Predicted 3D model of a 72-nucleotide RNA (transfer RNA) from Spirochaeta sp. It was read from a public genome assembly. Rfam family: tRNA. About the family: Transfer RNA (tRNA) molecules are approximately 80 nucleotides in length. The source organism's lineage runs through Bacteria, Pseudomonadati, Spirochaetota, Spirochaetales and Spirochaeta.
């Protein structure tokens, strides 16, 4: 510098126009002499950023950031 990808809970990830979600971790309560498993409940989100398109955008476009692969 050019071309492809990725980014969504602490972490690992699904989700291609209208409901933001698994699983795992975390809390508190049941069980247990205790702890571990197990069972109910529950908290937690700037969908990287900016802007456009739509009645409505995590999704669609555009540019940016970071990070990965390729090429020179």
């Nucleotide at each position: 510098g050019g071309g492809c990808g990725u980014a969504u809970a602490a972490c690992u990830c699904a989700g291609u126009g209208g409901g933001a979600g698994a699983g795992u971790g975390c809390u508190a309560c049941c069980u247990u002499c205790a702890c571990a498993c197990g069972g109910u409940a529950g908290a937690a989100g700037u969908c990287a950023c900016u802007g456009g398109u739509u009645c409505a955008a995590a999704u669609c476009c555009a540019g940016u950031u970071a990070c990965g692969c390729c090429c020179a």